[in-house]
RNA sequence: GCCAGGGAGGCGUAGUGGUUAGCGUAUCUGCCUAACGAGCAGGAGACACAGGUUCGAAUCCUGUCCUUGGUA
Numbered sequence: 001g002c003c004a005g006g007g008a009g010g011c012g013u014a015g016u017g018g019u020u021a022g023c024g025u026a027u028c029u030g031c032c033u034a035a036c037g038a039g040c041a042g043g044a045g046a047c048a049c050a051g052g053u054u055c056g057a058a059u060c061c062u063g064u065c066c067u068u069g070g071u072a
Stems, first nucleotide, its partner, number of pairs: 001071007010025004018055001027043005048064005
């Protein structure tokens, strides 16, 4: 250089164009406890960037950036 995969809350991960983007863990608040932990209830927190297609895009297309693997 070329080819292929990936980028989603702090971390891990599901999501085949249509409900408020789901789950685990972590974190915060309350309950509980003598206290801590566990448990219960609740909260906050995310689609790499730009453009396009579409009534509607995390999802399809194009470019850019980052990353992993392959190749001479």
Predicted 3D model of a 72-nucleotide RNA (transfer RNA) from Schistocerca americana. Rfam family: tRNA. The organism belongs to Schistocerca, within Eukaryota. The prediction has a mean pLDDT of 82.